[in-house]
RNA sequence: GGAGUCGUCCGGGUGGCCGCGGCGCAGUAUCGACUGCGUCGAGGAAAGUCGGGACUUCGAAGGGCAGGGUGCUGGCGAGAGCCAGGUUGGGGCGACCUGACGGACAGUGCAACAGAGAGAGACCGCCGAUGGAUUGGGUAACCGAUCACAGGUAAGGGUGCAACGGUGCGGUAAGAGCGCACCAGCACACGAAGCAAUUCGUGUGGCUCGGCAAACCCCACCCGAAGCAAGGCCAAGCAGGAAGGGGGCGGCCCGUCCAACGCUUCCGGGUAGGCCGCAUAGAUGGAUGGUCACCGACGUUUCGACGUCACAGGAUCCCGCUUACAGGUCGACUCCUCGU
Numbered sequence: 001g002g003a004g005u006c007g008u009c010c011g012g013g014u015g016g017c018c019g020c021g022g023c024g025c026a027g028u029a030u031c032g033a034c035u036g037c038g039u040c041g042a043g044g045a046a047a048g049u050c051g052g053g054a055c056u057u058c059g060a061a062g063g064g065c066a067g068g069g070u071g072c073u074g075g076c077g078a079g080a081g082c083c084a085g086g087u088u089g090g091g092g093c094g095a096c097c098u099g100a101c102g103g104a105c106a107g108u109g110c111a112a113c114a115g116a117g118a119g120a121g122a123c124c125g126c127c128g129a130u131g132g133a134u135u136g137g138g139u140a141a142c143c144g145a146u147c148a149c150a151g152g153u154a155a156g157g158g159u160g161c162a163a164c165g166g167u168g169c170g171g172u173a174a175g176a177g178c179g180c181a182c183c184a185g186c187a188c189a190c191g192a193a194g195c196a197a198u199u200c201g202u203g204u205g206g207c208u209c210g211g212c213a214a215a216c217c218c219c220a221c222c223c224g225a226a227g228c229a230a231g232g233c234c235a236a237g238c239a240g241g242a243a244g245g246g247g248g249c250g251g252c253c254c255g256u257c258c259a260a261c262g263c264u265u266c267c268g269g270g271u272a273g274g275c276c277g278c279a280u281a282g283a284u285g286g287a288u289g290g291u292c293a294c295c296g297a298c299g300u301u302u303c304g305a306c307g308u309c310a311c312a313g314g315a316u317c318c319c320g321c322u323u324a325c326a327g328g329u330c331g332a333c334u335c336c337u338c339g340u
Base pairs, nucleotide, nucleotide: 001336002335003334004333005332006331007330009328010327012295013294014293015292016291017290018289020041021040022039023038024037025036026035027034028033043311047322048321050320051319052318053317054316055227056226057225058224062254063253064252065251067223068222069221070220071219072085073084074083075082076081086101087100088099089098090097091096102218103217107216108215109212110211123157124156125153126152127151130150131149132147133146134145135144136143137142165183166182167181168180169179170178184208185207186205187204188203189202190201191200192199193198231276232275233274234273240267241266242265243264244263245261246258247257248256296309297308298307299306300305
């Protein structure tokens, strides 16, 4: 100097003029308000409304079933979640990015096509020791030969994403962790590091029956429902009728409370207002803007200038997550090249 990675912060500035909404004060006016001054007036995401909580209503409380959620470790936090770490898969030369995370010896189940077999399997192949059949020798015990009938065999072929550890030697009728050596994995024991998940080392055991739980399921922990159109108060207005025996926390059961009543459900009738909830912005679910000058940034340029200013706007509040975003600032780190 170039190319990158991760994180932090900002996200146009100043002034003039004209406007908008809330509040306060003053004046005019006199119940309709108007004028002036002062002051306050959107964001990092106000967005999506995804997850929690505050708050409100519904039960006098409680238990169980069903259902749902979460699932490595530590810390913080009310919780959602965040930060740091662990194991493991993928990408990058690298800084780094990104996915997964209880259990498959509790049980049930699944694996298209292919394949004999998808959890324990005999299609080809190998063998046929043992048993059988035929046959030769022998007085007999027995010794051979042939067959491939019973049967043995997971080494080789073949299928498949996946076929019951790998290589070698021994062994055998042929084979096989059947035995042994080394390697890989698993289990256990011990030692070391770490708060822990876990990692490293040593030894022992032939232990080597795989995968899927975002299949049911099992284990541990957690979860009542509806939502500010919640809900409370005031005012105005109306017409009752039918059915039922139950209704109260909203899937069900137990339990409990209330109860034949202004109980429940349905049809019909009335209202379509105000205040609170509601905030140091806060509404009528409706204001927060426009323009000019200078500066700034970016782009174009005939060097005169011209054009553009990211994503986007509260509605009970707070925290988190996700998504959108022109341009810029700062810090740490990586790779390449050059110079000293």